[in-house]
RNA sequence: GAAGCAGGCCGGACGGUCGCCGGCACCGCGGGCAACCGCGGCGCGGGAGGAAAGUCGGGGCACCACAGAGCAGGGUAGCGGCUAACGGCCGCCCGCGGCGACGCGAGGACCAGGGCCACAGAGACGAGCAAGCGCGGCAACGCGCGGACGUGAAACGCGGCAACCUCUACCCGGUGCAACACCAAAUAGGCAGGCGCUGACGCUGCUCGUCGAGCUUGCGGGUAGGUGGCUCGAGCCGCCGGGCAACCGGCGGCCUAGAGGAAUGACCGUCAUAGGGACGACCGCAAGGAAGGCCCCGUAACAGAACCCCGCUUACAGGCUUGUCUUCCAAU
RNA sequence: CUCGCUGUAGCGCAGCGGAGAGCGCGCCUCGUUCGGGACGAGGAGACCGAGGGUUCGAUUCCUUCCGGCGAGACCA
Numbered sequence: 001g002a003a004g005c006a007g008g009c010c011g012g013a014c015g016g017u018c019g020c021c022g023g024c025a026c027c028g029c030g031g032g033c034a035a036c037c038g039c040g041g042c043g044c045g046g047g048a049g050g051a052a053a054g055u056c057g058g059g060g061c062a063c064c065a066c067a068g069a070g071c072a073g074g075g076u077a078g079c080g081g082c083u084a085a086c087g088g089c090c091g092c093c094c095g096c097g098g099c100g101a102c103g104c105g106a107g108g109a110c111c112a113g114g115g116c117c118a119c120a121g122a123g124a125c126g127a128g129c130a131a132g133c134g135c136g137g138c139a140a141c142g143c144g145c146g147g148a149c150g151u152g153a154a155a156c157g158c159g160g161c162a163a164c165c166u167c168u169a170c171c172c173g174g175u176g177c178a179a180c181a182c183c184a185a186a187u188a189g190g191c192a193g194g195c196g197c198u199g200a201c202g203c204u205g206c207u208c209g210u211c212g213a214g215c216u217u218g219c220g221g222g223u224a225g226g227u228g229g230c231u232c233g234a235g236c237c238g239c240c241g242g243g244c245a246a247c248c249g250g251c252g253g254c255c256u257a258g259a260g261g262a263a264u265g266a267c268c269g270u271c272a273u274a275g276g277g278a279c280g281a282c283c284g285c286a287a288g289g290a291a292g293g294c295c296c297c298g299u300a301a302c303a304g305a306a307c308c309c310c311g312c313u314u315a316c317a318g319g320c321u322u323g324u325c326u327u328c329c330a331a332u
Numbered sequence: 333c334u335c336g337c338u339g340u341a342g343c344g345c346a347g348c349g350g351a352g353a354g355c356g357c358g359c360c361u362c363g364u365u366c367g368g369g370a371c372g373a374g375g376a377g378a379c380c381g382a383g384g385g386u387u388c389g390a391u392u393c394c395u396u397c398c399g400g401c402g403a404g405a406c407c408a
Base pairs, nucleotide, nucleotide: 001328002327003326004325005323006322007321008320009319010318012271013270014269015268016267017266018265020047021046023044024043026041027040028039029038030037031036049302053313054312056311057310058309059308060307061176062175063174064173073172074171075170076169077168078092079091080090081089082088093107094105095104096103097102108167109166113165114164115161116160117159129147132145133144134143135142136141180228181227182226183225190219191218192217193216194215195214197212199211200210201209202208221407222406223405235254236253237252238251239250240249241248242247275297276296277295279292282289283288333404334403335402336401337400338399339398342357343356344355345354350388359375360374361373362372363371381397382396383395384394385393
């Protein structure tokens, strides 16, 4: 210098003007039966992401159910650790790929049992048998041994498949903020199905049938306004200590959207980065190349919180950065 | 937002480890008819939504994406 490998970070900056959504304080009004809410003015302060996405795992939280254990159903799978938990993460072993840094791996058990192994091949896991050899037989052939070549993913061997059933070990109750709580509103009562009774009737009685109370599902009908849950949390940043690491502990500092058809936008100015155009010192005989800047144009990709959090997966213009890292080339 | 179902010829469906992936309607060609329909004969058309994995082998099993459809509160 080239090509890689493994991470980390950013994903325009600053200022101004006009808006939008919340919060706090003050002033003035209004709506509603109520719960509660709205409007105007003024001031201060806050306002999307690394994935907010897919909703794929896991947890918190809420309600319902629940003695325990087991069955059923679902999931996980080398060994050890981390964690609230996980199918996540970290370390080590083994296997595969790569020259290598490194990457990938659902990586328990087919000596408990069942099932499957197409085509090809004589033969596919179990009954039989090819070439060949031996014996019997006049022969066709029969019996025993045998396992070449070839077929095939696998061939007479204690085969393979458990992302087939299953077994072993461990884990898991269900539903989801449209959970749930409160205020207000609705409560015509019709059809069809199911469950079920200490009900009535039919019947001598049982079974059964009809009707009816009750519960329940669907259709049909009605009401759909408001508040809480709601954001301070397994939180973020810095330093120190423990640990190979994931991670844990201590101290200090910080508060960082809470809307509810759903706000975070538009414009202007200055600047930065990649890019394009013109000019262009200089190099060159020329074609052409080209440093450069008080020039001009232009300026982003994926994508938008909806109860919260930890992960995974997927999408992503461009840029910055780390390493006793790897391979090759060159020079010393 | 939370759940559930689903993707196979133009359309509607079957197939759920080994088939050249079938069936009906539709389409094309020929016959029949004066012509059309109906009928008869023949034929084309899907790489099973996309990628990866398990397996000797995947439409089928597992996984990650993409698309489509449906359900939901309260009262009685």